[in-house]
The RNA shown here (small-subunit ribosomal RNA) has 1385 nucleotides and comes from an uncultured bacterium. The sequence is in RNAcentral, with records from Greengenes. Its mean pLDDT, the model's own confidence on a scale to 100, is 82. It matches the Rfam family "Bacterial small subunit ribosomal RNA". Rfam links the family to the GO terms ribosome and structural constituent of ribosome.

RNA sequence: AAGAAGCUUGCUUCUUGAGUCGAGCGGCGAACGGGUGAGUAACACGUGAGUAACUUGCCUCUUAGUUGGGGACAACCGGCCUAACGGCCGGCUAAUACCGAAUAUUGUCUUUAGUCGCAUGACUAGAUGACGAAAGGCUUCGGCCGCUAAGAGAUAGACUCGCGUCCCAUUAGUUAGUUGGUGAGGUAAUGGCUCACCAAGACCGCGAUGGGUAGCCGGCCUGAGAGGGUGAUCGGCCACAUUGGGACUGAGAUACGGCCCAGACCCCUACGGGAGGCAGCAGUAGGGAAUUUUGCGCAAUGGGGGAAACCCUGACGCAGCAACGCCAUGUGUGGGAUGACGCAUUUAGGUGUGUAAACCACUGUCGGCAGGGAAUAAACUGCAUUUUUGAUGCACUGAAGGUACCUGCAAUAGGAAGCACCGGCUAACUUCGUGCCAGCAGCCGCGGUAAUACGAAGGGUGCAAGUGUUGUUCGGAAUCACUGGGCGUAAAGAGAGCGUAGGCGGAAAAACAAGUCAGAUGUUUAACUCUGGGGCCCAACCCCAGCCUGGCAUUUGAAACUGUUUUUCUUGAGUAGGUCAGAGGUAGAUGGAAUUCCUGGUGUAGCGGUGGAAUGCGUAGAUAUCAGGAAGAACACCAAUUGCGAAGGCAGUCUGCUGGGGCCAUACUGACGCUGAGGCUCGAAAGCGUGGGGAGCGAACAGGAUUAGAUACCCUGGUAGUCCACGCUGUAAACGAUGUUCACUGGAUGUCUGACCUUCGGGUUGGGUAUCGUAGCUAACGUGUUAAGUGAACCGCCUGGGGAGUACGCUCGCAAGAGUGAAACUCAAAGGAAUUGACGGGGGCCCGCACAAGCGGUGGAGCAUGUGGUUUAAUUCGAAGCAACGCGAAGAACCUUACCAGGGCUUGACAUGGAAUCGCCGCAACGAGAGAUCGUUGUUUCUUCCUCACGGGAGACGGUUCACACAGGUGCUGCAUGGCUGUCGUCAGCUCGUGUCGUGAGAUGUUGGGUUAAGUCCCGCAACGAGCGCAACCCUCGUUCUUAGUUGUCAUCAGGUAAUGCCGGACCCUCUAAGGAGACUGCCGCGGACAACGCGGAGGAAGGUGGGGACGACGUCAAGUCAUCAUGGCCCUUACGUCCUGGGCUACACACGUGCUACAAUGGCCGGUACAGAGGGCUGCAAAACCGUGAGGUGGAGCUAAUCCUCAAAGCCGGUCUCAGUUCGGAUUGGAGUCUGCAACUCGACUCCAUGAAGCUGGAAUCGCUAGUAAUCGCAGGUCAGCAUACUGCGGUGAAUACGUUCCCGGGCCUUGUACACACCGCCCGUCAAGCCACGGAAGAAGAGAGCGCUCUAAGUCGUGAUGCCAACCCUUCGGGGAGCUAGC
Repeated sequence: AAGAAGCUUGCUUCUUGAGUCGAGCGGCGAACGGGUGAGUAACACGUGAGUAACUUGCCUCUUAGUUGGGGACAACCGGCCUAACGGCCGGCUAAUACCGAAUAUUGUCUUUAGUCGCAUGACUAGAUGACGAAAGGCUUCGGCCGCUAAGAGAUAGACUCGCGUCCCAUUAGUUAGUUGGUGAGGUAAUGGCUCACCAAGACCGCGAUGGGUAGCCGGCCUGAGAGGGUGAUCGGCCACAUUGGGACUGAGAUACGGCCCAGACCCCUACGGGAGGCAGCAGUAGGGAAUUUUGCGCAAUGGGGGAAACCCUGACGCAGCAACGCCAUGUGUGGGAUGACGCAUUUAGGUGUGUAAACCACUGUCGGCAGGGAAUAAACUGCAUUUUUGAUGCACUGAAGGUACCUGCAAUAGGAAGCACCGGCUAACUUCGUGCCAGCAGCCGCGGUAAUACGAAGGGUGCAAGUGUUGUUCGGAAUCACUGGGCGUAAAGAGAGCGUAGGCGGAAAAACAAGUCAGAUGUUUAACUCUGGGGCCCAACCCCAGCCUGGCAUUUGAAACUGUUUUUCUUGAGUAGGUCAGAGGUAGAUGGAAUUCCUGGUGUAGCGGUGGAAUGCGUAGAUAUCAGGAAGAACACCAAUUGCGAAGGCAGUCUGCUGGGGCCAUACUGACGCUGAGGCUCGAAAGCGUGGGGAGCGAACAGGAUUAGAUACCCUGGUAGUCCACGCUGUAAACGAUGUUCACUGGAUGUCUGACCUUCGGGUUGGGUAUCGUAGCUAACGUGUUAAGUGAACCGCCUGGGGAGUACGCUCGCAAGAGUGAAACUCAAAGGAAUUGACGGGGGCCCGCACAAGCGGUGGAGCAUGUGGUUUAAUUCGAAGCAACGCGAAGAACCUUACCAGGGCUUGACAUGGAAUCGCCGCAACGAGAGAUCGUUGUUUCUUCCUCACGGGAGACGGUUCACACAGGUGCUGCAUGGCUGUCGUCAGCUCGUGUCGUGAGAUGUUGGGUUAAGUCCCGCAACGAGCGCAACCCUCGUUCUUAGUUGUCAUCAGGUAAUGCCGGACCCUCUAAGGAGACUGCCGCGGACAACGCGGAGGAAGGUGGGGACGACGUCAAGUCAUCAUGGCCCUUACGUCCUGGGCUACACACGUGCUACAAUGGCCGGUACAGAGGGCUGCAAAACCGUGAGGUGGAGCUAAUCCUCAAAGCCGGUCUCAGUUCGGAUUGGAGUCUGCAACUCGACUCCAUGAAGCUGGAAUCGCUAGUAAUCGCAGGUCAGCAUACUGCGGUGAAUACGUUCCCGGGCCUUGUACACACCGCCCGUCAAGCCACGGAAGAAGAGAGCGCUCUAAGUCGUGAUGCCAACCCUUCGGGGAGCUAGC
């Protein structure tokens, strides 16, 4: 949709047919595509071969065929169980589903001949017999799609083999189906793949087995390359799909989105049972430093199915997110100087940002809006035509996307720049803040008050839609060295030899062709890299084409070299003969000296030992000495730079046995050689085991000393041991710190041992041994024919220091221990050689009041003075070993004064500048006040111009007031500085130029032989010169001369006095002060090197720098000073400035430094008396005279000074004291005074009277001084009103001692060692304390892997297999049997 039936009249049922949807049967696919890298160290991968040992659905070609039958099972229907998933029973049915039969080739099995091959064998042509097929559908009737057998191809696989493919040997042995054989089974196929039997093999140092790690490759990153690292994206292969096991189906799977079983997890459940697997695409959670959308579409490409339409496809094509990467592009362009503002800085002028901005002119990418608008698409297919298995035409189809792209419009430079860095490496610099803090840092390293290094700012540099950081890899790194390293001392030669494997190997000839070289062929997927083109506006990106290098395989040639084989040779190596040296080895025998012990004699009190002693021995007779005896060990002289040996090592003499080596000449063998992983042997001393032996020596131990201690050094004893035999150990600075062998490359000298020659001096030639040294080598030192030179061969070893030659493991050992031998962690070095310094209880030489020899002090006392400490309102500050401490300070009552208390001032006590005002200021007087200060009165400027004058203006000077710049600071930093100074040290050094040497630092010069005070001088010298230092030049003292002669002097002349240079005079002398002379090793002798120079002498006032002074090299000490001064920075500004009064710097349990005075008789006191020098003096020095006991006062001559002040004291003469706390000593205290000064209270000096302390020569320790010095005595000056025991000067008197350089201190030169360089006040070792880190051990605990034995066992395969099931085929007597299937086993 049509028809029919039923009736409840619009519903139900039935029949037939078509389509769609759905289920089922059947076919193909699902083994592709997509994901991941857990496993895997393996034929997994890569590469090249092999399969004559194989398979292959769909596809292509060829040949032949597709005959004739049968029986089922789903879906479906009926019934039943179950929560679910699902299942059971019965019944019906089709096929290209399933099953017999027929036929069949070049199929399979059996077999014959020929040909061929790399063995098994293969191919071709036959023969006999046996076995083995099929499916149909559609049709326009042309055909098309299928199906079966067989052959060939293509594609895809399977298996086998050569080579390659990570780390650990602290993994060295592994293996029983293991290795092989015979037979069988199994597979697509070979094969122990499996099984039975037989044999005992197989793998391994060319790394088996075990452990760890890992998907492999094309490629990618890096690198000049060789290499190193890596395996994302894309491509090839493999493996895996929740974990493990298993098969089924199929052409193909042992199957990601199939099945079964077991485990873990998760979900559902009615608790009985079921379900699941994102390492597919999205997405979620978790984890994590971190990684995207639950998008669109099958339009293209590709895949599967289908005859096709068409369907499926998170493959794929697109879009979204993320600066994750690569590429391209924009954020404007041109002009524009008042070089604007701002900011930063500043030397305050300026400079930078910077043509940058503003401003003017222009452009319009991107973005915005509007319009247009793709290519990617052409097929399949459909339709039409036609020459019809074909061709032509037309039509259909776009996810991205209204996207790319194009055009137009508007308006304004409009909407569009950051990050890191700026100390060096490394491009880029200033300011502020901070002050070893905060912080930075890749390495070196920045930061402790001037940070280009931290933080910020300004500026700059680099890159740029990015920029920095972190991680990782390669590079640099020749720092694992193939290219391309080393081993004497830096890390590194095994202790030495023999020898296995291995590596390497003399001369000639021939053959081969493995290595080698050349050609050809094949392969090495594509992509990538590279080269040349092309397409997107360019590029990134994409497309096309092409090559090199290299690997593997096959093949054709070459034959020099290596190799292999053969033949030959003698020079490497060896053998035979002769001869020689030797502490070569081993065994035995034997000798004397010494020591100790024993016995005896002589003999008596010590011996012994040490730096000195003691322990010890000895009167029981030691030591000493003589004689005799015993024992063990070692061998004086010879003896040496000697000899021998593989090394360790070897020493009286003789003998036996024995190894190696050298030389000479001839003969023989004929490469027989070198090295040597493993292996084996030897191997000092100490040590161990067993047994001996034991004199001396002597770990441990004991005692005595030494010492702070002394578990040491020294002494007295003394056990193991040392010695012998046998065995073990197996190490040493086992060293030449130098592996073995061979060859080559200048010499000189000595020595041992051969041969030859000899003129007997020696020479030549071998083999050893030693010194020097050429070239070369070496970082240098050094080495140098005995190489560390130039080459060859082989072995061993190294790769920063510590941890550590340790731990663990293993092997060896009786043990001790040996061999092998890490890591965590930690450091930014450790180390070698050489250089310059510094240092040394290293050496040599030399100097200095350095010691010694002397003299006198300090340290004890009292006082003075400075410092520390303490105290204080303040006791201002500085100086700190020498080189601070009588120092700044050459002089604190006020002042000074910086400190404290109190009272004042604020442009200030002082400088400059502005304005106004005054004529002040000052002086005098009075008042208040502690004063500063304040108040009152009096007096009171100058110059010039105008004016008759009064007066006015201007200026100068000064004062006051106001405001601001500023003043001011003895506030800090001497570690920001200048200047000045101390010190080493008046020590003799410190440097430079050129040259030379050295890689260099550096050296040389400058060292050496002499000499000097001296780097002074001489000689020598690869040095030659020079500079700063030394010395000299300067000052002063000492002699003399000339000149000069007052204030100095007085010999002569002369006058005078009581006396005096007092006067006239003179300047002779002294002196004064200018200039000269003089001293230079000049002269002589000796020494020396014919030198420098030294010693002695002469002369001389002075003699070897004549005495003294000034003078201080390069540098050291972050020496001292910001308080002399100057000065950067910081700080204060009605105060950290300034003024004033008073106080303090003067304190006082104490400690130290420097001094004074003493302790007495070489003295004190009293009296008398003699002699200096150098200075000072006008706010001054001050005489005479008078007063006072005195300090002093009055006084005022003289003096601007050789004129005056101005007298020294010790000394000498005389007296007294008589050894005592005194006639010593003078502190302290009382009283009275003097002077200075505004002022002596805190706090001056001095005088007189009185008082009369400690102290009787000073512990440890320590200082000065070498000649006009020490000691002692006084004098003067500066400072200063006053105040001196200090300081600086001056003279008087006036010594002692120095043998000498061993020692102490300091210094100079040369040399040596160094682990020091802040330089010995250096560096550095170990324990401990507290905390932290790492590693190891640790009773034990937990997990994993492996082996052996035994037990249980899922699914499943194979076998077996029912009494269970049983449609097809066969037989049947039709009941059944056979065949078949299954549970079970």